Molecule: SAM riboswitch aptamer (S box leader)
Organism: Radiobacillus deserti
C1' cells in the first nucleotide's frame, strides 16, 4: 500500500514547547493571536484484538497493543424515495478506526 470483516447520532483536557494554521478531499460552514499545527509531559474517555475472569450474557476487567479527547465521519458529494424551492428519510462512495490477509 492493497484486499476482507466490523464500527462510526455516545464519551473523554490541562499544562509545557511553538508561532499561523487546521477540521482528509470538494463546495459549506465552523475553529484558531483569549494562540492554529506539530512536539513533550500529566491525565481522560472507548472496549477492536491480546490478556485475566466467568452467573456463558447483546457478559465483566481496563493489565498489554492500537484509537481517539470542537461540533453525528461538523454537514455535504452519488443514487432512489418522499415532499416541493429547499428539506427530509434510505442506501452506495469517499475516510477513519480495528482484527486478519496479500
Nucleotide at each position: 500500500u492493497u484486499c476482507u470483516u466490523a464500527u462510526c447520532c455516545a464519551g473523554a483536557g490541562a499544562g509545557g514547547u511553538g508561532g499561523a494554521g487546521g477540521g482528509a478531499c470538494u463546495g459549506g460552514c465552523c475553529c484558531a493571536a483569549c494562540g492554529a499545527a506539530a512536539c513533550c509531559u500529566c491525565g481522560g474517555c472507548a472496549a477492536c484484538a491480546g490478556g485475566c475472569u466467568g452467573u456463558u450474557a447483546u457478559g465483566g476487567u481496563a493489565c498489554u497493543g492500537u484509537g481517539c479527547u470542537a461540533a453525528a465521519u461538523c454537514c455535504u458529494g452519488c443514487a432512489a424515495g418522499c415532499a416541493u424551492u429547499u428539506g427530509c428519510u434510505u442506501g452506495a462512495a469517499a475516510g477513519a478506526u480495528a482484527a486478519g490477509a496479500a